[in-house]
RNA sequence: GGAGGCAUCCGGGCGGCCGCGGGAGACUGAGAUGUGUCUCCUGAGGAAAGUCCGAGCUCCAGAGGGCAGGGCGCUGGGUAACGCCCAGGGGUGUCAGGGGAGACCCUGGCACUACGGAUAGGGCCACAGAAACCAGACCGCCGAUGGCCCCGUUCAGGGGAUCAGGCAAGGGUGAAACGGUGGGGUAAGAGCCCACCAGGCGGGAUGGUGACAUCCCGUGCUGGUAACCCCCGCCCGGAGCAAGGCCAAACAUGAAGGGAAGGAGCCGCACAGCUCCGGGGUGUGGCCCGCACCCUUUGACCUUCGGGUAGGCCGCUUGAGCGGCGUGGGUAACUCGCCGCCCAGAUAAAUGGCCGCCGCCCGCACAGCGGGAACAGAACUCGGCUUACAGGAUGCCUCCCUGU
Numbered sequence: 001g002g003a004g005g006c007a008u009c010c011g012g013g014c015g016g017c018c019g020c021g022g023g024a025g026a027c028u029g030a031g032a033u034g035u036g037u038c039u040c041c042u043g044a045g046g047a048a049a050g051u052c053c054g055a056g057c058u059c060c061a062g063a064g065g066g067c068a069g070g071g072c073g074c075u076g077g078g079u080a081a082c083g084c085c086c087a088g089g090g091g092u093g094u095c096a097g098g099g100g101a102g103a104c105c106c107u108g109g110c111a112c113u114a115c116g117g118a119u120a121g122g123g124c125c126a127c128a129g130a131a132a133c134c135a136g137a138c139c140g141c142c143g144a145u146g147g148c149c150c151c152g153u154u155c156a157g158g159g160g161a162u163c164a165g166g167c168a169a170g171g172g173u174g175a176a177a178c179g180g181u182g183g184g185g186u187a188a189g190a191g192c193c194c195a196c197c198a199g200g201c202g203g204g205a206u207g208g209u210g211a212c213a214u215c216c217c218g219u220g221c222u223g224g225u226a227a228c229c230c231c232c233g234c235c236c237g238g239a240g241c242a243a244g245g246c247c248a249a250a251c252a253u254g255a256a257g258g259g260a261a262g263g264a265g266c267c268g269c270a271c272a273g274c275u276c277c278g279g280g281g282u283g284u285g286g287c288c289c290g291c292a293c294c295c296u297u298u299g300a301c302c303u304u305c306g307g308g309u310a311g312g313c314c315g316c317u318u319g320a321g322c323g324g325c326g327u328g329g330g331u332a333a334c335u336c337g338c339c340g341c342c343c344a345g346a347u348a349a350a351u352g353g354c355c356g357c358c359g360c361c362c363g364c365a366c367a368g369c370g371g372g373a374a375c376a377g378a379a380c381u382c383g384g385c386u387u388a389c390a391g392g393a394u395g396c397c398u399c400c401c402u403g404u
Base pairs, nucleotide, nucleotide: 001400002399003398004397005396006395007394008393009392010391012358013357014356015355016354017353018352020043021042022041023040024039025038026037027036045375049386050385052384053383054382055381056380057240058239059238060237064289065288066287067286069236070235071234072233073232074088075087076086077085078084089115090113091112092111093110094109095108096107097106098105099104116231117230121229122228123225124224125223138171139170140167141166142165145164146163147162149160150159151158179197180196181195182194183193184192198222199221200219201218202217203216204215205214206213207212244314245313246312247311254305255304256303257302258301262277263276264275265274266273278296279295280294281293282292283291321341322340323339324338325337326336328335329334360372361371362370363369364368
């Protein structure tokens, strides 16, 4: 100097004139929550977007429990909490260096990771291929043993081709061929046997909070898929600021339809009344049990039609807030202590318009002229994730080139 990766920040500044929203104060005014004037403070984001998660807050609610359903899924930590963040572990890929005959192994960097269980069970693995869970013969190898043929042979072994039969080591197909390397063995082969490698299972030791790591012994045990059903572990009420409350005003206590099973007792009978059992309904996702309240024909409640209101105030911005400091704690995320600050609350929707100078980027005929500046606008608030973004700045890591 270049390339790549990760992370952070800016994304215009200053001034003048005029004009808006919120807050505080003063004056004016008989006075009010009035009108007007003046002064001061303040007024769109890093994503305000998506509405995908988690909460604060409000209501149902006075009582829950279970099933179904949904979410998450390595370990530890952080946080109000989370599907988020930090650190670590395993796996996969890739780069560089090293070791080994080889299969493979070691060290370091970077990227990704939907990362519990396939030996509880079920389903699936298209096409191609002989064959895709315990299989298989397209091209092939053997043909020792049994058979047939050919060549040779003075008896004779031997050679060749093949049938029966044997094989799945080599090649092909495929995402994947039922472990791999080397050797032995065999007619040719095969974990058939041996050594080693990778993985699994069983047992043990050491280190670590843990996931796991390393080592030792034994074992021939060696498809995949669970963002398919499923099993296991943990978590989960619902609705949402158009939540919810107050004030004022107005209307129709409207209409139609549906709607629950009775029984016993107080009391000798009937009526009436009451009590109990039973039955029906409502209660912020579904179902069941429970609980509370209401009703039981003088009928709760359900459905449909219809009438009134759409005004004002609150909620509404002091927050899991922001900034600074620290030889604080911690690898970090974060947390602790002290000091300082108040930084939008609109309601059809304010935060703007004009001018000048400077800064940034591009071009040119270059002390100047011309042009340009991304994504994009709060609506209860906050912590995240995801998506969009012209141009610019900074830091760290890895590799390459050049020079000293």